[in-house]
Context: one part of a larger RNA
RNA sequence: GGUAACGCUGGCGGCGUGCCUAAAACAUGCAAGUCGAACGGGCAGUCUUCGGACUGUCAGUGGCAGACGGCUGAGUAACGCGUGGGUGACGUACCCGUUGGUGGGGAAUAACUGCCCGAAAGGGUGGCUAAGACCGCAUACGCCCGUUGGAUCGUACCGACGGGGAAAACCGCAAGGUGCCGAUGGAGCGGCCCGCGUUCGAUUAGCUGGUUGGUGGGGUAACGGCCUACCAAGGCGACGAUCGAUAGCUGGUCUCAGAGGAUGAUCAGCCAGACUGGGACUGAGACACGGCCCAGACUCCUACGGGAGGCAGCAGUUAGGAAUUUUGGGCAAUGGGCGCAAGCCUGACCCAGCAACGCCGCGUGGGUGACGAAGGCCUUCGGGUUGUAAAGCCCUUUUCUGGGGGAAGAUGAUGACGGUACCCCAGGAAGAAGCACCGGCUAACUACGUGCCAGCAGCCGCGGUAAUACGUAGGGUGCAAGCGUUGCCC
Numbered sequence: 001g002g003u004a005a006c007g008c009u010g011g012c013g014g015c016g017u018g019c020c021u022a023a024a025a026c027a028u029g030c031a032a033g034u035c036g037a038a039c040g041g042g043c044a045g046u047c048u049u050c051g052g053a054c055u056g057u058c059a060g061u062g063g064c065a066g067a068c069g070g071c072u073g074a075g076u077a078a079c080g081c082g083u084g085g086g087u088g089a090c091g092u093a094c095c096c097g098u099u100g101g102u103g104g105g106g107a108a109u110a111a112c113u114g115c116c117c118g119a120a121a122g123g124g125u126g127g128c129u130a131a132g133a134c135c136g137c138a139u140a141c142g143c144c145c146g147u148u149g150g151a152u153c154g155u156a157c158c159g160a161c162g163g164g165g166a167a168a169a170c171c172g173c174a175a176g177g178u179g180c181c182g183a184u185g186g187a188g189c190g191g192c193c194c195g196c197g198u199u200c201g202a203u204u205a206g207c208u209g210g211u212u213g214g215u216g217g218g219g220u221a222a223c224g225g226c227c228u229a230c231c232a233a234g235g236c237g238a239c240g241a242u243c244g245a246u247a248g249c250u251g252g253u254c255u256c257a258g259a260g261g262a263u264g265a266u267c268a269g270c271c272a273g274a275c276u277g278g279g280a281c282u283g284a285g286a287c288a289c290g291g292c293c294c295a296g297a298c299u300c301c302u303a304c305g306g307g308a309g310g311c312a313g314c315a316g317u318u319a320g321g322a323a324u325u326u327u328g329g330g331c332a333a334u335g336g337g338c339g340c341a342a343g344c345c346u347g348a349c350c351c352a353g354c355a356a357c358g359c360c361g362c363g364u365g366g367g368u369g370a371c372g373a374a375g376g377c378c379u380u381c382g383g384g385u386u387g388u389a390a391a392g393c394c395c396u397u398u399u400c401u402g403g404g405g406g407a408a409g410a411u412g413a414u415g416a417c418g419g420u421a422c423c424c425c426a427g428g429a430a431g432a433a434g435c436a437c438c439g440g441c442u443a444a445c446u447a448c449g450u451g452c453c454a455g456c457a458g459c460c461g462c463g464g465u466a467a468u469a470c471g472u473a474g475g476g477u478g479c480a481a482g483c484g485u486u487g488c489c490c
Base pairs, nucleotide, nucleotide: 001489002488003487004486005485006484007483008482011362012361013360014359015358016357017355018354019320024318025317026316028315029314030313033064034063035062038061039060041058042057043056044055045054046053047052071273072272073271080198081197082196083195084194085193086192087191090190091189092188095186096185097184098183099182100181101180102179103137105135106134112127113126114125115124116123117122143164144163145162146161147160148159149158150157169178170177171176199245200244201243206236207235208234211233212232213231214230215229216228217227218226248270249269250268251267252263253262254261255260275296276295277294278293279292298309299308300307301306326352328351329350330349334348335346336345337344338343365395366394367393368392375386376385377384378383399431400427401426402425403424404423405422409417434479435478436477437476438475439460440459441458445474446473447472448471449470455462456461
């Protein structure tokens, strides 16, 4: 100097920050939905030519989103991270560019309805129905597979032959618009691989069986012992393998003249995790925080047959702890999802609340005022000091209180914040100073009390009857809405 907690004290504002411990357990509410311009229904209403149409709403089928955003740091000493490269070994929904296409059919199913089972969660069975849901057929240069030619170091690239593979409609009076399918390029994003760097311990010296390599096969978007069968016997290690301990990594942050040391809160990038362990499904993308299945621990409901749950999201509770906040407001802004849009959703976010937790700013008044009041303290009893300090007189009103006006933030509308910031008027010095220290280091001294007691103390050391070192008082010194103490880092 930095950082927290604690003690005493505490006026205001701005900007930040706020579970470092139990990755302990969680009551309650909210945190991911949206689309009727994909589709058929239920209910309600309006209209009706009695066929139906329209509007609202509710679930359902279907699409997109739920892989982002938000949280945490358990694990991880690792290609995890950082940095520089490689991918002729790869992927990519939405977005942009280029190009070609969108023909003709079919069978179901939820919702709904009948019956049945169950305490519930939920389930079974019969019947009906739609679609951009599902399935064939046609066409398809390019695309994929096989054979093959050229080029290449090579599997990139340019060709030939054979085989295979697409599609969906909706809105609009119309013009047209939005979609859908194949191919290709891009942008952004990602997967994988490599060089180098990345804590401590040798009182850890040997480690290794898919182990190291090869061949065939499988698997993946993709290379690969990634997996498998067979074959070979390799591979790593004092340049520290293996084992143990500790730890998310970085930009940065603190300190420091620097070198270095320490650290990894907030913010930003990457990684990892989502009650514990395992697994896959769907999907462009997950092995998926608020999805599914299995096992386990725990909690809850139960009619005892069986079910439900996962705050390391925002608040909040209990516990642990020296210690860390409101079960707040709003989608107005920024951003995100869905939608043609209107819009809906958004505890992301923007705000407000609490906390001197930090930094910064301001105030607690200014001037004048005695050879100096009173009181206190000291005294050599003369006086000294508190001290221009107070009072008194003259001012001011930052702030405060009351009243009035009142934003920017919003390119057209829309403002949670907020009657906030700010401005004006009125009032009145009015409401606002403490804490530590005063033996030396170290700035600041006397009196009384105590008497090796009570106590102080960072080190040296003080205290046993004159204590500037203990306690109190007066005075002083230093900081100041803070001041000290303790812990940790330099």

Predicted 3D model of a 490-nucleotide part of an RNA (small-subunit ribosomal RNA, 5' domain) from an uncultured bacterium. The full RNA is in RNAcentral, with records from ENA and SILVA. The prediction has a mean pLDDT of 86. Its Rfam family is "Bacterial small subunit ribosomal RNA".